[in-house]
RNA sequence: GCUGGACAAGAGCACACCCGUCGCGAGGCGGGGCCGCAAGGCAAGGAAUUUCAGGGCACCGAGAUCGUCCGGCUGCCAAA
Numbered sequence: 001g002c003u004g005g006a007c008a009a010g011a012g013c014a015c016a017c018c019c020g021u022c023g024c025g026a027g028g029c030g031g032g033g034c035c036g037c038a039a040g041g042c043a044a045g046g047a048a049u050u051u052c053a054g055g056g057c058a059c060c061g062a063g064a065u066c067g068u069c070c071g072g073c074u075g076c077c078a079a080a
Stems, first nucleotide, its partner, number of pairs: 005077001012037002017032006035067001041073002045070003048065005054059001
């Protein structure tokens, strides 16, 4: 240094739900919350799910979700 990820330590994130707010919506943001997470950090590239609109019902345009999976970039700690 690589693999390996623990009933370790420090730090971090924050599901459902609630409040406020933005959005037609999926959902976003802020606060609370604490199911869980070693990439639950970044980024919509591929797939998947999903919203709105169109449609000749084959599809198609614009979105949402990376806490669904794969791939890319970066990265804390660290034992057998």
A computed fold for an 80-nucleotide RNA from Gemmatimonas sp., annotated as c-di-GMP-I riboswitch aptamer. Its mean pLDDT, the model's own confidence on a scale to 100, is 78. The source organism's lineage runs through Bacteria, Pseudomonadati, Gemmatimonadia, Gemmatimonadales and Gemmatimonas.